[in-house]
Molecule: small-subunit ribosomal RNA
Organism: metagenome
RNA sequence: GUGGAUGAGGCAUGCAAGUCGAGCGAGAUCCGCGGGGGCAACUCUGCGGUGAAAGCGGCGAACGGGCGAGCAAUACUUGAGCAAUCUACCCUGAAGACUGGAAUAGCUUCUGAAACGGAAGGUAAUACCGGAUGUUGUCGCCCCGUGAUGCGGGGCCGUCCAAGGGCAGGGACCCGCAAGGGCCUGUCACUUCGGGAUGAGCUCAAGUCCUAUCAGCUAGUUGGUGAGGUAACGGCUCACCAAGGCUAAGACGGGUAGCUGGUCUGAGAGGAUGGUCAGCCACACUGGGACUGAGACACUGCCCAGACUCCUACGGGAGGCUGCAGUCGAGGAUCUUUCACAAUGCGCGAAAGCGUGAUGAUGCGACGCCGCGUGGAGGAUGACGGCCUUCGGGUUGUAAACUCCUGUCAUGAGGGAUGAAAUGUGGGGAUGUUAAUAGUAUCCUCACUUGACGUACCUCAAGAGGAAGCCACGGCUAACUCUGUGCCAGCAGCCGCGGUAAUACAGAGGUGGCAAGCGUUGUUCGGAUUUACUGGGCGUAAAGGGUGCGUAGGCGGCCUUGUGUGUCAGGUGUGAAAUCCCACGGCUCACCCGUGGAAAUGCACUUGAAACUGCAGGGAUCGAGUUCAGGAGAGGUAAGCGGAAUUCUUGGUGUAGCAGUGAAAUGCGUAGAUAUCAAGAGGAACACCGGUGGCGAAGGCGGCUUACUGGACUGAUACUGACGCUGAGGCACGAAAGCCAGGGUAGCAAAAAGGAUUAGAUACCCUUGUAGUCCUGGCCGUAAACGGUGUGCACUUGGUGUGGGAGGACUUAUACCCCUUCCGUGCCGUAGCUAACGUGAUAAGUGCACCGCCUGGGGAGUACGGUCGCAAGAUUAAAACUCAAAGGAAUCGGCGGGGGCCCGCACAAGCGGUGGAGCAUGUGGCUUAAUUCGAUGCAACGCGAAGAACCUUACCUGGGUUUGACAUGGGAGCCCUUCGGGGUUAAUCCGGUGAAAGCCGGAUGCAUCCACACAGGUGCAGCAUGGCUGUCGUCAGCUCGUGCCGUGAGGUGUUGGGUUAAGUCCCGCAACGAGCGCAACCCUUGUGAUUAGUUGCCAUCAGGCCUUCGGGCGCUGGGCACUCUAGUCAGACUGCCCGUGAUAAGCGGGAGGAAGGUGGGGAUGACGUCAAGUCCGUAUGGCCCUUAUACCCAGGGCUGCACACGUGCUACAAUGGUCGGUACAAUGGGAUGCUUGACCGCGAGGUUUGGCUGAUCCUUAAAACCGACCCCAGUUCAGAUUGCAGUCUGCAACUCGACUGCAUGAAGCCGGAAUCGCUAGUAAUGGUACAUCAGCUACGGUACCGUGAAUACGUUCCCGGGCCUUGUACACACCGCCCGUCACAUCAUGAAAGCCCGCUGCACCCGAAGUAACUGUUCCGACCCGCAAGGGAGGUAGGUUCCUAAGGUGUGGCUGGUGAUUGGGAUGAAGUCGUAACAAGGUA
Repeated sequence: GUGGAUGAGGCAUGCAAGUCGAGCGAGAUCCGCGGGGGCAACUCUGCGGUGAAAGCGGCGAACGGGCGAGCAAUACUUGAGCAAUCUACCCUGAAGACUGGAAUAGCUUCUGAAACGGAAGGUAAUACCGGAUGUUGUCGCCCCGUGAUGCGGGGCCGUCCAAGGGCAGGGACCCGCAAGGGCCUGUCACUUCGGGAUGAGCUCAAGUCCUAUCAGCUAGUUGGUGAGGUAACGGCUCACCAAGGCUAAGACGGGUAGCUGGUCUGAGAGGAUGGUCAGCCACACUGGGACUGAGACACUGCCCAGACUCCUACGGGAGGCUGCAGUCGAGGAUCUUUCACAAUGCGCGAAAGCGUGAUGAUGCGACGCCGCGUGGAGGAUGACGGCCUUCGGGUUGUAAACUCCUGUCAUGAGGGAUGAAAUGUGGGGAUGUUAAUAGUAUCCUCACUUGACGUACCUCAAGAGGAAGCCACGGCUAACUCUGUGCCAGCAGCCGCGGUAAUACAGAGGUGGCAAGCGUUGUUCGGAUUUACUGGGCGUAAAGGGUGCGUAGGCGGCCUUGUGUGUCAGGUGUGAAAUCCCACGGCUCACCCGUGGAAAUGCACUUGAAACUGCAGGGAUCGAGUUCAGGAGAGGUAAGCGGAAUUCUUGGUGUAGCAGUGAAAUGCGUAGAUAUCAAGAGGAACACCGGUGGCGAAGGCGGCUUACUGGACUGAUACUGACGCUGAGGCACGAAAGCCAGGGUAGCAAAAAGGAUUAGAUACCCUUGUAGUCCUGGCCGUAAACGGUGUGCACUUGGUGUGGGAGGACUUAUACCCCUUCCGUGCCGUAGCUAACGUGAUAAGUGCACCGCCUGGGGAGUACGGUCGCAAGAUUAAAACUCAAAGGAAUCGGCGGGGGCCCGCACAAGCGGUGGAGCAUGUGGCUUAAUUCGAUGCAACGCGAAGAACCUUACCUGGGUUUGACAUGGGAGCCCUUCGGGGUUAAUCCGGUGAAAGCCGGAUGCAUCCACACAGGUGCAGCAUGGCUGUCGUCAGCUCGUGCCGUGAGGUGUUGGGUUAAGUCCCGCAACGAGCGCAACCCUUGUGAUUAGUUGCCAUCAGGCCUUCGGGCGCUGGGCACUCUAGUCAGACUGCCCGUGAUAAGCGGGAGGAAGGUGGGGAUGACGUCAAGUCCGUAUGGCCCUUAUACCCAGGGCUGCACACGUGCUACAAUGGUCGGUACAAUGGGAUGCUUGACCGCGAGGUUUGGCUGAUCCUUAAAACCGACCCCAGUUCAGAUUGCAGUCUGCAACUCGACUGCAUGAAGCCGGAAUCGCUAGUAAUGGUACAUCAGCUACGGUACCGUGAAUACGUUCCCGGGCCUUGUACACACCGCCCGUCACAUCAUGAAAGCCCGCUGCACCCGAAGUAACUGUUCCGACCCGCAAGGGAGGUAGGUUCCUAAGGUGUGGCUGGUGAUUGGGAUGAAGUCGUAACAAGGUA
């Protein structure tokens, strides 16, 4: 500085307007001096002084102070006007102030509860009244001037109209008994008039909020005449007359609101606002009214009515804080019942002075602004503590401690301003007035007198002592970590955080910001060019009216003259002060204040200019229109005519079907259909021509002819002379559907019926079928009425079609082609524009003119109201509430029951299986003390597990251990020691108990113990991770650099034409290159060469042995020829030929070759996807357990069985089974191992012996082939199941091993829907080996060799994939998105029988107070007549009338509240039913 902004809600208490004794009467009280009475207390009385309360009178009380309810114009602001006005006090000028009179308060007495009133008596004035005078003034008449409804000046004589004294002083004179007065002077009052100043009143123009879902309003209404009224104009009021007045430039109505200077914001233009200060207005409990007065219809006056409160003796009375304090209430919210008149003002007064909640101060409130402090310097073992940590440290942090200083503020003590200058009084002096050296007025000077606030400021003292908080820390936005929590608690301005590692919650540490404040909330402007005047838009984002004609309005071509409306320039007045800005100055600075300037963008007046604009006049012809001559056209209206086709009727021929569909059925047909022929009826529509051809304003218009009629176009002349453009309202036209009335009805066809389809099918499909479609007349007035593009004019590179004209050239020609030009209609495209798409002389380019429309999505083109309509409905058109988006264009991807091209055992063609049986094995489920855990579409399920009886083992039951089954380290004790340090070595045996583990005890020996750090965890989460793996997929793709294109996302390259197994290669190309993938390089296999020959081989030579005399045995010498083994090479590259292809890449065929077009097979897996799998392989951050979730042991379980599924094995037999005989492999493995031979056993096996650390030894190949039997059957098939007896492994075969022998001999006779594998040495089929392993559940897995096929026309379809293209409302990407009903909850809203509050119109009733008018029988002092009584004049109580507040009755209108029920709307993690839309969304 500022502070009741809400209830203009109610108020206790105190104060807020008085003053004047120098207007008047009266005089309480007290004081002084006397007198009387009384013993005294005391009392009576005289004089003088003092002067209270109350009263008469004057002035003031209409200012000052408060508040903003009302008021949208009787207001305010700016500028004019009053010649239509008033103005107390003040200033100034002129003139005056003479003379009389009668009352009345106070006071006394009586009456009432009070308030107060009444009666009687008496009194004063600057109170009141009469008369005189009349400068002036008023009224009347005349003259002059002038800006002329009038004003100013002058004149004339008529008319009318005034007054009051107080105080001070005074020499002479006068009056009076005196006091005193006259007189004179001064001063203050008084009267009349003129002028000024100030203030007020009235009028005009412009400006001044929202609403048209308020469009018509108005009877004193608009004007006139006359009158009344007012200070004054005026319907202000009244009588009469006329019928006017206002309105789209918004009347009338409704809502809201005091207006302004200013204030906040903004670059400005604007927008919002009007608290403090200042100007104006309005109000004073609510409503009405007047009185007094210069001024009021009066905040602290009066009367009445009403509401409320209070007093009462119940008869009556009183009151109004929106003055200052204060109180209650309501509210989120706003102060002291303080001090003083010292200053500044105001009222009164001659003055002193008095009064003043104005004002000056104080108090309270961090409410605002400004200034200041809470210390300064030094100080590193970077202390302690806190927090974090990768455990090393970092940080808090020179911060603290500590050392040295300072002394602001606060505290104590002592001093101490400014704000005060006047006035007044006293003294002195000067001047004016005057007779006056009285007095008085003014001025100068000296002295005295006045401070509520109590401060600012100065000095001293003491001591760092008494003095820091708030918010934030994910981004926006400066500032980060830990802990807790676990979609909980919570945060949040927007986006959004939180579901176990939260920089976003909470706490802490740290950091950032501001600082005696900080943060939140609310509000306004800005940002927002997001209402666009400055400064926006309308093809697709919101937005062009469905179309034309045309009214008002807006805008308007050329030349010229005038004018001066707009416009421009100068000047004058005004635009109050304060504020803002600038300069200077005063408080220590600053805030604040003072002085001056600038500004005040405006309004009015005035002087000028004349280009443009307007207005007025004149002229012209280019815009516009008229005329003439032509041709074109589904332009419109009416009448008539025509043929084809459908249907129906009749007749003929003819026979069993027709019709319809994806397939059917309903339907029609033996009563004769369909088909076919002929005749007839009737209605509707007009094939071909026919064309992004034509016409029309749009809707729209199509057979032919005739009649009537509109418009456009081309060419040409003459005429009119700007006649033009647009167009709010208005009027007209206006598809289809629909409505009314009457006709008509062939075909088609909503509704309806039936048949299908379907889970359903109120649909799509089919068979019928009524309104309707058609005509006449009348309504409706809407469409995606679309070019999604208003109309008109002008200008701006081109190319190419087409329709209607004209001209030229060529021509025999009026044909065609070509050239020029006008009008229309298309396509492509330059510049430009555009967000892009696109548009591009028919603009969406560049400009002008006018109209319409838009301002986030939903609610909603909905409700209510109005208008129109017969109705349906149309038109105009909101709000509450809700969301943070909705939308456009383009891009990349994904997807499509879109398209094109291509590939794959993908389909097809084949072969063999699975699904049926039994068994094995895995899984689910069930069960259980436990049936450990994981894997779950393809891509889990003979998977982890290349081997669960114990172990494994993670599970369960029971028993036991606690530094531990396992690792490292430390301490004590002990030992050794060179005193630095080092070491800590040992166990064995026996007994008891026990299921074992273990526990207890004892002996020997060298002698152990402790509690810690820690170990341990197959505990949790694969959605915290590493690594590894699966899958798309061995599919051909995925990217980058530079350049170029695009506003950008992105594109290009990588697309295109060919080709390939391949983004493989070639060609082309604004691309040129490159990388990861493909291919090749690697392994293996197929051919050959060469090297090397032991354990491999043996053709030839020799020997030996055997012989059935054919021969056999690698047995030996020897050899390495061959086979083989394993090293090194060669070979295959479309290299060669022909054809084809663009001469290319390549493809087809051929030759040669062991092999031919990647020869076969393998290893090799791009960018990425699936939060795919794995924390139980290992690793690993975090969390959890720590006498247990760790460790040890025994037993059990993982093998459990109504059931379901996957993967397999064995079969069902004769291409077979059984028996006998006989032949041919490869890969591998082998020392607690493989095992020959011999013997025993039917056999599994056993005993014994030999070889082999292995191209040497061991390891029977089987199917096949030869022969025999079986004879189609549940069998000589099949082998499950069960019984008995055994073998082997092993500590141990009960749960729970394999194998053997004998016996038993089940289901099963080729497998439903469906489904799997495979393209050649493959499928099918046969056996063999190995890993794991004591043994084995192996029929599994991984390898190996033997025998060894069939088929592929082809790419329509199923599945998967690749490329291009297209649509998209998807992007978690179709397992997407998404719509509507129903059900539930919440919210706002509409309708509704009604009910209620408020505002208001009209009609009527009643009518207070009061003004006015009339009356006035009551009453009355002044004046008049009169001696008086009395009368008159004038007034008054009362009464009546008009008006009228409040109130009442009735009936309307508007707004709001509420309302059973009801309508739709919005919202809400997991409700129901369907699937309408988005892909051709499955019926576009």